[in-house]
Context: one part of a larger RNA
RNA sequence: GGCGUAUGGUGGAUGCCUAGGUGCUUGAAGACGAUGAAGGACGUGCCUAGCUGCGAAAAGCUUCGGGGAGCUGCUAAGGGAGCUAUGAUCCGGAGAUGUCCGAAUGGGGAAACCCACAUCAGGUAAUGCUGAUGUAUCUUGCACUGAAUACAUAGGUGUAAGAAGUGAACCAGGGGAACUGAAACAUCUUAGUACCCUGAGGAAGAGAAAUCAAAAGAGAUUCCCCAAGUAGCGGCGAGCGAACGGGGAAGAGCCUAAACCGUUAAGACUUCGGUCUUGGCGGGGUUGCGGGACUGUAAUAUGGGAUUGUCCAAUAAUAAGCAAAUGAUCUGGAAAGGUCAGCCACAGAGUGUGAUAGCCACGUCGCUGAAAUUUGCGGGCACCCUAGCAGUAUCCCAAGUACCACGGGACACGAGAAAUCCUGUGGGAAUCCGGGUAGACCAUUAUCCAAGGCUAAAUACUAACAAGCAACCGAUAGCGAACCAGUACCGUGAGGGAAAGGUGAAAAGUACUCCUGACGGAGAGUGAAAUAGUACCUGAAACCGUAUGCCU
Repeated sequence: GGCGUAUGGUGGAUGCCUAGGUGCUUGAAGACGAUGAAGGACGUGCCUAGCUGCGAAAAGCUUCGGGGAGCUGCUAAGGGAGCUAUGAUCCGGAGAUGUCCGAAUGGGGAAACCCACAUCAGGUAAUGCUGAUGUAUCUUGCACUGAAUACAUAGGUGUAAGAAGUGAACCAGGGGAACUGAAACAUCUUAGUACCCUGAGGAAGAGAAAUCAAAAGAGAUUCCCCAAGUAGCGGCGAGCGAACGGGGAAGAGCCUAAACCGUUAAGACUUCGGUCUUGGCGGGGUUGCGGGACUGUAAUAUGGGAUUGUCCAAUAAUAAGCAAAUGAUCUGGAAAGGUCAGCCACAGAGUGUGAUAGCCACGUCGCUGAAAUUUGCGGGCACCCUAGCAGUAUCCCAAGUACCACGGGACACGAGAAAUCCUGUGGGAAUCCGGGUAGACCAUUAUCCAAGGCUAAAUACUAACAAGCAACCGAUAGCGAACCAGUACCGUGAGGGAAAGGUGAAAAGUACUCCUGACGGAGAGUGAAAUAGUACCUGAAACCGUAUGCCU
């Protein structure tokens, strides 16, 4: 020196564990904000560094309930001082306080700072000083003023109400890529996706046929299953991709404009009787077996309401309460384990307790419960809506609209035979003997009534809340984050972004002695165990020693 054996160090794999994650289900909620949010800065404790809570009334104040013996949050002990059966701490409802920044809003500003004005109040002999309130902008309404320019208008001033900003996804609208695929690439595809902007709601959007269908009929919208990867579209490439019809979920229908009548304002005309035009208000009216107005007639019933107001109010939410039933013995440090003998069960879910507990603890099943705030099944009252018959053919039935041409876009449909829908430019109808559609177009036939508006449910989503589940992870996994993590750290910045869990049942965390400057150790002691000693469960390998056998 090598190989082997034994025993250590180092190291932190593995096993076990879980305080944290991941995915999902059900319920509830679906917003917060000028009454100042989200998010922060700075303060705040008897002693207080951080976290948490709170706000100069500052780990809290008031009040109403719950609860019932200890309490003054956590790391985290300690010292000191207190509170509490006159009910504290704690839990919940309501309220008060709530510095400064932040939409930030008196002006400014390098956020958490600087500087004001007005009114009122305190204080002073007076000024300085202090406190409270108000003072941004935009929009709309109202009032007062008021140019060029007479009336007016613009503008100005004041006042009242509203808005703003934040937030995970879902939704609608306005804009809108490229990589990619086509085995290259340009139409095409990716895709109306990503992304940006605007707006809204608990859902949004859509929605009561100018819809489909096909000779039979259906009867608003939305969503799901099929039809169907069909018919089609397509450098007929890659690919894209319906509808009719059928089955389900849900189910709900309504209001205006116009004709006509009444009324009213301004203007015009006037034979001073009124008439006309435009606008406001009320009635009327709302449809496609066309409807309504109009004329006549008959009535005041019958149903309904998606809540407009108000009152009552079941239920539920936000604290809680009651809650069954076991002992002995053995092993052991410890019994919940073994053995023996019992009991409860509308409770044998689960967790904890010195090992594995229905009967030890918290709970669980079941039952009960709210002063206050919220919820609001349902009901009462008010409120709102709701008819018919006959006649006539005079009036009305949504206009720069329908439609056409050109240019685009959307429709599964790429200009195609290209209907249908939207519209930038130009042209430009009809009023029921009317008009649209049925995939060029025409006829016939059928069907529907555009150019105004509202509408629950079935559907989408889940940041946050409650309860639960898992052939999900178990510390290089699972969220980046089990731990004071979006931290430390890096970057001018946008931004990037870690590592880091485990003594023991209980600190009982080693009094005392000895070596030592200290660290560290030897005894002693605790403990079941200290090779469990806070560098702490287990403690693999690499790597480094010590002792020894064999070989050299």
The part of an RNA shown here (large-subunit ribosomal RNA, domain I) has 552 nucleotides and comes from a Pseudomonadota bacterium. Its Rfam family is "Bacterial large subunit ribosomal RNA". The coordinates come from a structure-prediction model, not an experiment, and the mean pLDDT is 86. The organism belongs to Pseudomonadota, within Bacteria.